[in-house]
C1' cells in the first nucleotide's frame, strides 16, 4: 500500500506551553475565558487475559497488568442513489474516511 471482517449518536481533564487547530480543498466551527506539541491523568474495551456457556461457528460476564485506539461538534458537514416534504430538512442505502484484528 491492497484486500477481508467488525465498529463509528455513548464516553473521557490537570499541568506545561504560548498561536494555532479541526489531515488537503470548500464550508462551518473551536481557540488568549488559552490552539498545537509535550508530561501526567482519564475514557472505551477491538486484540490479548480470566471465568462460564456452546449447535465448536461462536456467545456472555469480569478485570484493565499487556498491544492499539480515543479524550469539541454524527466520522463536524461535503459525493452518488432511493423515499418523505412546498421548502428548510429528515430517513434509508452506497461511496469515501477513521480504528481494530487478520491476510497478501
Nucleotide at each position: 500500500c491492497u484486500c477481508u471482517u467488525a465498529u463509528c449518536a455513548a464516553g473521557a481533564g490537570g499541568g506545561u506551553g504560548g498561536a494555532g487547530g479541526g489531515u488537503c480543498c470548500g464550508g462551518c466551527c473551536c481557540u488568549u475565558c488559552g490552539a498545537a506539541g509535550c508530561c501526567c491523568g482519564g475514557c472505551a474495551a477491538c486484540c490479548g487475559g480470566u471465568c462460564g456457556c456452546c449447535a465448536c461457528g461462536g456467545c456472555g460476564a469480569c478485570a484493565a497488568u499487556g498491544g492499539u485506539g480515543c479524550c469539541a461538534a454524527c466520522u463536524c458537514c461535503g459525493c452518488c442513489c432511493c423515499g418523505a416534504g412546498u421548502a428548510a430538512u429528515c430517513g434509508g442505502g452506497g461511496g469515501a474516511g477513521a480504528u481494530a484484528a487478520g491476510a497478501g